[in-house]
Description:
Model confidence (mean pLDDT): 77 of 100. The RNA shown here (TPP riboswitch aptamer (THI element)) has 103 nucleotides and comes from Tepidiphilus sp. J10.
């Protein structure tokens, strides 16, 4: 030199569960719709918010999976060196790697 991180900009990808209470549908259970509170989390009321974009665990499949925990649940761990999965440009102000050259 160049590359990565970081930042900016323009695009793109993704998820939105579980439990309680109230109202209505229908006498009861279940189910459905709406409202509200709680749990975990970056995000669970589609917020133009949050996260992620190949150096890709954002997210999907496996999965009506397995072990642990909980009132309950992708709540925690495994699965996972598995298979998929969405990028261009600019900046040196932040750090890192570093060919060649020089000392």
């Nucleotide at each position: 030199a160049g590359c990565c991180c970081a930042c900016g900009u323009u695009a793109g990808g993704g998820g939105u569960g579980c439990c309680g209470u109230c109202c209505a549908g229908c006498c009861g259970a279940u189910c459905u719709g709406g409202a509200u509170g709680g749990c975990u989390g970056a995000g669970a009321u589609c917020a133009c918010a949050c996260c992620c974009u190949u150096g890709g665990a954002a997210c999907c499949u496996g999965a009506u999976c397995c072990g642990g925990g909980u009132c309950a649940c992708a709540c925690c761990g495994g699965c996972g060196u598995a298979g998929g999965g969405a990028a261009g440009c600019g900046u040196u102000c932040u750090g890192g790697c570093g060919a060649u050259g020089c000392c």
Rfam family: TPP riboswitch aptamer (THI element). From the family's description: Vitamin B(1) in its active form thiamin pyrophosphate (TPP) is an essential coenzyme that is synthesised by coupling of pyrimidine and thiazole moieties in bacteria. The previously detected thiamin-regulatory element, thi box was extended, resulting in a new, highly conserved RNA secondary structure, the THI element, which is widely distributed in eubacteria and also occurs in some archaea. Analysis of operon structures identified a large number of new candidate thiamin-regulated genes, mostly transporters, in various prokaryotic organisms. The THI element is a riboswitch that directly binds to TPP to regulate gene expression through a variety of mechanisms in archaea, bacteria and eukaryotes. through a variety of mechanisms in archaea, bacteria and eukaryotes. Tandem TPP riboswitches have been reported where both TPP riboswitches respond independently to TPP. The structure of TPP riboswitch has been reported for Escherichia coli and Arabidopsis thaliana. The sequence was found by an Rfam model in a public genome assembly. The source organism's lineage runs through Bacteria, Pseudomonadati, Pseudomonadota, Hydrogenophilales and Tepidiphilus.